[in-house]
Source information:
Predicted 3D model of a 116-nucleotide RNA (c-di-GMP-I riboswitch aptamer) from Thalassotalea mangrovi. It was read from a public genome assembly, where an Rfam model found it. The model forms 100% of the base pairs in the Rfam consensus. It matches the Rfam family "c-di-GMP-I riboswitch aptamer". Gene Ontology term of the family: cyclic-di-GMP binding.

């Protein structure tokens, strides 16, 4: 040093769930709690999974503003009703990561004990 993890030792981590907290979610921190794990230490650099607040965007509902068109009527119109456009909001879709996932693969950094 370089391959391995039959064998020893010390002894690590902690899935699900369950409690509190952050969060728009995905997720994440505490504590409990052990499915499993020789890197289940770290890193979002590469492929991939999650999410979609916020951006687009497409449908749809409402305001509001203007411009058209009609309808009764004794009068009056800054009113009624339809319609388009613009602009504001809410709702549903579809996209998007600047959020996440290291216990989904590789890559990078680092390390106990032990055999060969």
């Nucleotide at each position: 040093g370089c391959u391995c993890g039959u064998c020893c030792a010390a002894g690590g981590c902690a899935a699900a769930c369950c409690u509190a907290g952050c969060g728009a979610a995905a997720g994440c921190u505490a504590g409990g709690g052990a499915c499993g794990c020789a890197a289940a230490g770290u890193u979002a650099c590469c492929g991939g999974u999650c999410u979609a607040a916020g951006g687009g965007u497409a449908a749809u509902u409402g305001g509001u503003u203007u411009a058209u068109a009609u309808a009764g009527g004794u009068u009056c119109a800054u009113g009624g009703u339809a319609u388009a456009a613009a602009u504001c909001a809410g709702u549903u879709g579809c996209u998007u990561a600047u959020g996440a996932c290291a216990g989904c693969g590789g890559g990078a950094c680092c390390g106990c004990c032990g055999a060969g």